[in-house]
RNA sequence: ACCUUAUUAAGAGUGGUGGAGGGAAUAGGCCCUGUGAAGCCCAGCAACCGAUAACUUUUAGUUAUGAGGUGCUAAAUCCUACAGAAUGUAAAUUCUGAAAGAUGAGGU
Numbered sequence: 001a002c003c004u005u006a007u008u009a010a011g012a013g014u015g016g017u018g019g020a021g022g023g024a025a026u027a028g029g030c031c032c033u034g035u036g037a038a039g040c041c042c043a044g045c046a047a048c049c050g051a052u053a054a055c056u057u058u059u060a061g062u063u064a065u066g067a068g069g070u071g072c073u074a075a076a077u078c079c080u081a082c083a084g085a086a087u088g089u090a091a092a093u094u095c096u097g098a099a100a101g102a103u104g105a106g107g108u
Stems, first nucleotide, its partner, number of pairs: 001108008013042001015041003021032003026081004043073003048069002051065006077100001082097006
C1' cells in the first nucleotide's frame, strides 16, 4: 500500500504547555476558535486485541476487571454529494441502502 471482517447517534478535561488555526480529502453548507485552534504532556473514556477471574450449553461462549497493545475525549463519521422509497404542483423534507472515511483484528 492493498484485501477481508467488525464497529461507526453511547462514553470521556472549567488541567498544564502552546500561540493560530481547526472540523479527513474535493465541492457546497453549517460550526468551533485569543473567554485560547492544532500539536505535546497529564488526566479520563471505552472494551477492538491481549491478559486475569468467575460461570456455562466447553474446538467455544457469557460476565466482570482494566496494570499491557491500539484507539478515542464539540456537534451522528457535524450535514449533504450516489441509488431507491414516501410526502409534495414545485422547491424541498424524511427514511433506507451504497460509496468514501475512521478505528480494531486478520491476511497478502